[in-house]
């Protein structure tokens, strides 16, 4: 110098924006109830979006007791175990919008 393996999924959070609800100052109609078109996300909310390096479940993988079957592997049932590590732009992209979302465990760095 180079090179490989670490899977899918579910609900939830940090975070994350303004279709929509709902909040706030206002404008113009109304005699009142109310109603119309904008404004603010520098509105704590509700719906929404959400993690590879957040948390939990579950399936899968593997490794193993037991009991079934069996010449044996393999298989099937009911249980135990394991499932590590992880520092990261710029820049693009997607829904109304943005994101610790995707690209992307990319690019570099250690």
């Nucleotide at each position: 110098c180079c090179a490989a393996c670490a899977g899918g999924u579910g609900a939830c959070u940090a975070g994350g924006g303004u279709u929509c609800c709902g909040g706030c100052a206002g404008g113009c109609c109304g005699c009142a109830a109310g109603g119309c078109a904008g404004g603010c996300g520098u509105c704590u909310g509700g719906u929404c979006c959400g993690a590879g390096a957040g948390u939990u479940g579950c399936c899968a993988u593997c490794c193993u007791g037991c009991c079934g079957a069996g010449c044996a592997c393999a298989c099937g049932g009911c249980g135990g175990g394991a499932c590590a590590c992880a520092c990261g732009g710029c820049g693009g992209g997607c829904c109304a919008a943005a994101a610790u979302c995707c690209c992307g465990g990319g690019a570099g760095a250690u």
The RNA shown here (Guanidine-I riboswitch aptamer) has 110 nucleotides and comes from Minwuia sp. It was read from a public genome assembly, where an Rfam model found it. It matches the Rfam family "Guanidine-I riboswitch aptamer". About the family: This family represents a conserved RNA structure found upstream of the ykkC and yxkD genes in Bacillus subtilis and related genes in other bacteria. The prediction has a mean pLDDT of 79.